Notes: The prediction has a mean pLDDT of 77. A computed fold for a 402-nucleotide RNA from a soil metagenome, annotated as Bacterial RNase P class A.
RNA sequence: AGUGGGCUAAGUGGUCGCCGCCGGGUUCAGGGCAUCUAUGAUGUCUUGGGCCUGGGGGAGGAAAGUCCGGGCUUCAGAGGGCGCGGUGGUGGGUAACGCCCACCGUCCGUGAGGAUAGGGAAAGUGCCACAGAGAAUAGACCGCCGAUCUGGGACAGGUUCGCCGUCCCAGAGGCAAGGGUGAAACGGUGCGGUAAGAGCGCACCAGCGGGCCGGGUGACCGGUUCGGCUCGGCAAACCCCACCGGAAGCAAAACCAAGCAGGGCGUUUGAGGGUUCCCUAACAGGACUCCUCGCGGGUCGGCCCGAUCCGUUUAACGUCCGGGUCGGUUGCUGGAGGUGACGGGCAACCGUCAUCCUAGAGAAAUGACCACUCUCGACAAAACCCGGCUUAUCGGCCCACU
Numbered sequence: 001a002g003u004g005g006g007c008u009a010a011g012u013g014g015u016c017g018c019c020g021c022c023g024g025g026u027u028c029a030g031g032g033c034a035u036c037u038a039u040g041a042u043g044u045c046u047u048g049g050g051c052c053u054g055g056g057g058g059a060g061g062a063a064a065g066u067c068c069g070g071g072c073u074u075c076a077g078a079g080g081g082c083g084c085g086g087u088g089g090u091g092g093g094u095a096a097c098g099c100c101c102a103c104c105g106u107c108c109g110u111g112a113g114g115a116u117a118g119g120g121a122a123a124g125u126g127c128c129a130c131a132g133a134g135a136a137u138a139g140a141c142c143g144c145c146g147a148u149c150u151g152g153g154a155c156a157g158g159u160u161c162g163c164c165g166u167c168c169c170a171g172a173g174g175c176a177a178g179g180g181u182g183a184a185a186c187g188g189u190g191c192g193g194u195a196a197g198a199g200c201g202c203a204c205c206a207g208c209g210g211g212c213c214g215g216g217u218g219a220c221c222g223g224u225u226c227g228g229c230u231c232g233g234c235a236a237a238c239c240c241c242a243c244c245g246g247a248a249g250c251a252a253a254a255c256c257a258a259g260c261a262g263g264g265c266g267u268u269u270g271a272g273g274g275u276u277c278c279c280u281a282a283c284a285g286g287a288c289u290c291c292u293c294g295c296g297g298g299u300c301g302g303c304c305c306g307a308u309c310c311g312u313u314u315a316a317c318g319u320c321c322g323g324g325u326c327g328g329u330u331g332c333u334g335g336a337g338g339u340g341a342c343g344g345g346c347a348a349c350c351g352u353c354a355u356c357c358u359a360g361a362g363a364a365a366u367g368a369c370c371a372c373u374c375u376c377g378a379c380a381a382a383a384c385c386c387g388g389c390u391u392a393u394c395g396g397c398c399c400a401c402u
Stems, first nucleotide, its partner, number of pairs: 001402008010373007018058002021055016060379001064390002067388005072249004084245005089103005104118001105116004119240002124238002126234003141179002143175003148172008157164002187205006206230002208227008253330004262321007270293005276287003294312007337356008374377001
């Protein structure tokens, strides 16, 4: 100067508060038991509430994002398939995972180390900007050739005068070596070959595919041989293959249960009189309402008397039932838990023993003030519980390595 990992998250004291827990006192209400002077009183025990008081406990490394995985709860569910979503090198760890550990391949770094969504592109479809002639059944701008064919020209070349030969130019045509474009241009170097060229042929190298041998649990690695096979990239594009996945979440859910409404059963299953109205010629009859007595029930502490209220039939009262509102209780925090030692394993992690208990609210507590010290203090606060990942974070300390 760097790389990898771990720990910590200002401190001390005092006063006053807030939320649970354990205890003491007092008071109110309910219940049980005992005694007595017995329709009450006293004593004692217990349950719940109020007040006073003592003790002890009270946020995080991420409590966050709610992105994965599991426990737990309710609902659904023969089995299988389609569809949808997720994962994707190998071996291991784990309750499980998309997490962790070890290893393999590829890429980056001088290195310690880091990154990796890492099955299939030779099953099919699709895409590859700009530039460029051409971007995947390749292509021809510059360039090279012009062997072959056609046309033209030159010759102080030949000729049987018809043409022929050599050279030059142009076109048809051939080529893909070189130039140029691009992130990427259909293997590289050399020799042969050719009109010029080209895996067209050959040697070596590189890649791909197949066979064989050796090593490894495996991913894979090393070697050898054959085939001119030379086939680009992208699957966090569709898709194919393998494996995994039921849904919703503590406002899950379970229990108790006023009032109101519903259902079953039981009791009440009357008498007399009056006002008004309807109807009638009238009597009779009907409706509404009031009074008296009776009956039933509620309240006045249990019983009697009495008082009062309600009802006397589409009703009232009593009782039971199921669902369930207000409300209450549980779920709720002791758990895949922390720490230490020993043992197994490269490690993640696992086992045994010992030891510790460390928030649990429900509109939601963990705060305020004072004093002192220092390097003057970041990100941020539980809400069913765990395992991870990701993100935020002033600083300080430690270990290993280059």

Background
Of the family's consensus pairs, 95% are formed in the model.